[in-house]
This record gives sequence, C1' cells and structure tokens, in this order.
RNA sequence: GGGCUUGUGGCACAGUUGGUAGUGCGCUGGAUUGAAACUCCGGAGGUCGAAGGUUCGAUUCCUUCCUUGCCCA
Repeated sequence: GGGCUUGUGGCACAGUUGGUAGUGCGCUGGAUUGAAACUCCGGAGGUCGAAGGUUCGAUUCCUUCCUUGCCCA
C1' cells in the first nucleotide's frame, strides 16, 4: 500500500425486510435477615466511532475519515 472485519450505557454482548434501543454483569433504592450473602421488586446511566448524503423517518442503506483485528504484498 491492497482486501476483509470491528465499533451500541462502566464491562461483555443482542438488535435484517429502515419505524420510540435491549439483555446479563456492575452501580443504586427497597423487600427479606439479628446482621449479611442468596433471592425478589424498582431506578439511574446510551447524541448507537465521526462527518456528510438518501428518506416523512437511519444503529440499520450510500460516501469519506478514524478505530479494532486478520490476511496479502
């Protein structure tokens, strides 16, 4: 340099015919307990890597750039 791939709450990941963004762990309030752990019920936390484009509407489609990893040279 070329090709492919990855990017979504603190962490690990879901999310295909484009239509309000979810799960587990963690954090936090409560129930329970003599007190904890476990368990149960709630809550907060995301401009979906960045900027443009298409569209009534984009995490999703298109373009460029950045980033992760792999292959080729």
This is a predicted structure of a 73-nucleotide RNA (transfer RNA) from a Candidatus Buchananbacteria bacterium.
The organism belongs to Candidatus Buchananiibacteriota, within Bacteria.
It was read from a public genome assembly.
The coordinates come from a structure-prediction model, not an experiment, and the mean pLDDT is 82.